Predicted 3D model of a 74-nucleotide RNA (transfer RNA) from an Actinomycetota bacterium. Its Rfam family is "tRNA". Rfam links the family to the GO term triplet codon-amino acid adaptor activity. By type it is a transfer RNA. From the family's description: Transfer RNA (tRNA) molecules are approximately 80 nucleotides in length. The prediction has a mean pLDDT of 80.
RNA sequence: GUCCUCGUAGCUCAGUUGGAUAGAGCAAGUGUUUCCUAAACACUAGGUCGUAGGUUCAAUUCCUACCGAGGACG
Numbered sequence: 001g002u003c004c005u006c007g008u009a010g011c012u013c014a015g016u017u018g019g020a021u022a023g024a025g026c027a028a029g030u031g032u033u034u035c036c037u038a039a040a041c042a043c044u045a046g047g048u049c050g051u052a053g054g055u056u057c058a059a060u061u062c063c064u065a066c067c068g069a070g071g072a073c074g
Base pairs, nucleotide, nucleotide: 001073002072003071004070005069006068007067010026011025012024013023019057028044029043030042031041032040050066051065052064053063054062
């Protein structure tokens, strides 16, 4: 330099060949329980879905550029 894959919650990830309030586990907080802690159970909060444009009535999803991570080739 060319090409491929990926970027979603603090962490690990799911999701969708466009549609209704974007989810799970762990972690965090609160409560119940306990003499206390842990565990268990219930609940809560936490997201500009990498950034900017485009297409569309509607984009996390499709297209383009850029940024970042990984890989292949030279």